[in-house]
RNA sequence: GCGGGUGUGGCUCAAUUGGCAGAGCGGCCGUCUCCAAAGCGGCAGGUUGGGGGUUCAAGUCCUCCCGCCCGUG
Numbered sequence: 001g002c003g004g005g006u007g008u009g010g011c012u013c014a015a016u017u018g019g020c021a022g023a024g025c026g027g028c029c030g031u032c033u034c035c036a037a038a039g040c041g042g043c044a045g046g047u048u049g050g051g052g053g054u055u056c057a058a059g060u061c062c063u064c065c066c067g068c069c070c071g072u073g
Base pairs, nucleotide, nucleotide: 001072002071003070004069005068006067007066010025011024012023013022019056027043028042029041030040031039049065050064051063052062053061
């Protein structure tokens, strides 16, 4: 350089072939306990890597860039 894959809360990952952005862990509050842990209930936390485009509507489709991974001259 070329080809392919991937990027979504702090972390690990979903989102049914375009239609309300979610879960687990973690964090905070409460409950329980003599105290703590575990369990249970609740809450907060996201410009979906960035720009542009298509569309009534984009995490999803198109395009250009960036990071990471694999293969290859």

The RNA shown here (transfer RNA) has 73 nucleotides. It matches the Rfam family "tRNA". The family's RNA type in Rfam is transfer RNA. The coordinates come from a structure-prediction model, not an experiment, and the mean pLDDT is 81.